[in-house]
RNA sequence: CAUGCCCACCAGACAAUCGCUGGCAUCGGCAACGAUGCGGGAGGAAAGUCCGGACUCCACAGAGCACGAUAGCGGCUAACAGCCGUCCGCUGAAAUCCGCAAGGUAUAAGGCGAGGAAUAGGGCCACAGAGACGAGCGUAUUAAGUUACGGUGAAACGCGGUAACCUCUAUUGGGAGCAACAUCAAAUAGGCACGCAUUGAGGCGGCUCGCUGAGCGUGCGGGUAGAUGGCUAAAGCGACGCGGUAACGCGACGCGUAGAGGAAUGAUUGUCGGUGUUGAUCGCAAGGUCAACAUUUACAGAAUCCGGCUUAUCGGUGGGCAUGGACU
Numbered sequence: 001c002a003u004g005c006c007c008a009c010c011a012g013a014c015a016a017u018c019g020c021u022g023g024c025a026u027c028g029g030c031a032a033c034g035a036u037g038c039g040g041g042a043g044g045a046a047a048g049u050c051c052g053g054a055c056u057c058c059a060c061a062g063a064g065c066a067c068g069a070u071a072g073c074g075g076c077u078a079a080c081a082g083c084c085g086u087c088c089g090c091u092g093a094a095a096u097c098c099g100c101a102a103g104g105u106a107u108a109a110g111g112c113g114a115g116g117a118a119u120a121g122g123g124c125c126a127c128a129g130a131g132a133c134g135a136g137c138g139u140a141u142u143a144a145g146u147u148a149c150g151g152u153g154a155a156a157c158g159c160g161g162u163a164a165c166c167u168c169u170a171u172u173g174g175g176a177g178c179a180a181c182a183u184c185a186a187a188u189a190g191g192c193a194c195g196c197a198u199u200g201a202g203g204c205g206g207c208u209c210g211c212u213g214a215g216c217g218u219g220c221g222g223g224u225a226g227a228u229g230g231c232u233a234a235a236g237c238g239a240c241g242c243g244g245u246a247a248c249g250c251g252a253c254g255c256g257u258a259g260a261g262g263a264a265u266g267a268u269u270g271u272c273g274g275u276g277u278u279g280a281u282c283g284c285a286a287g288g289u290c291a292a293c294a295u296u297u298a299c300a301g302a303a304u305c306c307g308g309c310u311u312a313u314c315g316g317u318g319g320g321c322a323u324g325g326a327c328u
Base pairs, nucleotide, nucleotide: 001324002323003322004321005320006319007318008317009316010315012272013271014270015269016268017267018266020041021040023038024037025036026035027034028033043299047310048309050308051307052306053305054304055177056176057175058174067173068172069171070170071169072086073085074084075083076082087115088113089112090111091110097104098103116168117167121166122165123162124161125160133158137150138149139148140147181229182228183227184226191220192219193218194217195216196215202212203211204210236255237254238253240251241250242249243248273296274295275294276293277292278291279290280289281288282287
């Protein structure tokens, strides 16, 4: 320099003004709440809800069946269909070589694999082919279905292939999910207990008359609305040391980072930065510098939490691996 890959990171910054939503403090208010000040306020995927767990409630003698899930070997982990290492298979560029050319040919790093079992059993095997799973058929041959061969096709006269078809083997799986669940607890209706009531309770706005006519009062308990908890310190994050090829583990140090709830996390302006276009200038070139203008644009939006996987993503930054060539 050419070629092919892998991993990590950012997702504009700052300031001012105006807002939104929690927390704390002060002041005002009986309270509800209001004002002021200070400080906190989305992501690498918060997404899909696909897999695994924490947590909560329900169920549960024991054994078996059924229904799922997983699948080389070894390890990591709270667990996994995840991750790491490794074996096997497939794939995999420039170059090289072959070729007029089209094209063909190899491997590295890397990528992919639903890689247990086909002699337990059943099913299926496109096209081509006379015949496709179980033996038959054709030709030749023999005492004899006795022996040999048979275009096609992945497989042909066979102890064939297929389990990403059923199945078998081994291991493994109880159900529902924070709208879980717990605590407090109105109004109305209904329930229970006690008391009063046709010898008239109660109602008709306060009293009397009059009218009406079967309930009324108190207490208790369950549940609903509503409120609070669950709720964010977490299998947490960062750098360091040690062990390990690695995933990962252990130790000590530092940080402490939204908890709202029909759901806040926003807008405008300016400066700087990024990107694009144009012009000027430097340079052989790649490109650099300056100025003006435009733009600041991706996917997306927490809802109990965590580990993964998958999918979406404008533009950029850094590091590493492998092969080949040239030069020193």
The RNA shown here (Bacterial RNase P class A) has 328 nucleotides and comes from Hydromonas sp. The organism belongs to Hydromonas, within Bacteria. Its Rfam family is "Bacterial RNase P class A". The family's RNA type in Rfam is ribozyme. The sequence is in RNAcentral, with records from ENA. The coordinates come from a structure-prediction model, not an experiment, and the mean pLDDT is 79. The model forms 93% of the base pairs in the Rfam consensus. A source record names the gene rnpB.